[in-house]
Source information
This is a predicted structure of a 72-nucleotide RNA (transfer RNA) from a Clostridia bacterium. The organism belongs to Clostridia, within Bacteria. The prediction has a mean pLDDT of 80. Its Rfam family is "tRNA". It is annotated as a transfer RNA.
RNA sequence: GGUGGUAUAGUGGAGAGGUUAUCACGGCAGCCUGUCACGUUGCAAUCCCGAGUUCGAUUCUCGGUACCACCG
Numbered sequence: 001g002g003u004g005g006u007a008u009a010g011u012g013g014a015g016a017g018g019u020u021a022u023c024a025c026g027g028c029a030g031c032c033u034g035u036c037a038c039g040u041u042g043c044a045a046u047c048c049c050g051a052g053u054u055c056g057a058u059u060c061u062c063g064g065u066a067c068c069a070c071c072g
Stems, first nucleotide, its partner, number of pairs: 001071007010025003018055001027043005048064005
């Protein structure tokens, strides 16, 4: 340099044009307990960046960035 893949809460993962973006662990608060833990209820936090297509994009297309693999 070329080709392919991946990018979604703090972490790991699902989702695949519309509906509140979902789950687990974690965090915070309440309840429970003599205390902690467990349990339980609630809350906060997420679509890598830019453009295009579309009535509508996290999803499709193009470009960029980062990481991974292969080729040279």

It was read from a public genome assembly.